[in-house]
RNA sequence: UACUCAUCGAGACCAGCCGAGGGACAGGCCCGACGACGCUGGGGCAACCGCUUAAGAGCCUGAGUUCAGGCUUUUACGUAUGGUGCCAACUCCUGCGGAGUUCCGAAUUUCGGACUUCGACAGAUGAGAG
Repeated sequence: UACUCAUCGAGACCAGCCGAGGGACAGGCCCGACGACGCUGGGGCAACCGCUUAAGAGCCUGAGUUCAGGCUUUUACGUAUGGUGCCAACUCCUGCGGAGUUCCGAAUUUCGGACUUCGACAGAUGAGAG
């Protein structure tokens, strides 16, 4: 870092320094001098990668009759030593499209708004790969 795949309604704070913005972007709505955001020190959350064990599948080797070993892969419990990540609010809500046993308005069988829900787009994180 254009790409591929997976996940994103749970969880997690103290102090020091700094000093005005911050929550990706836009519209909202929130956080912030009772000091946010950021940096530093410590603490914590979390099973994405990794690691142990067990079971299944495939392949290989040896043995010789259902055995042993190794590799790959899938699943499950666990593990916070290691690599990342994270510690306000559902990814804070919405953004584009579909649907609706709902409500309101317009007007005349359709349109618009609110709400609910589903799928995308965008974003974040991890792994892979260039």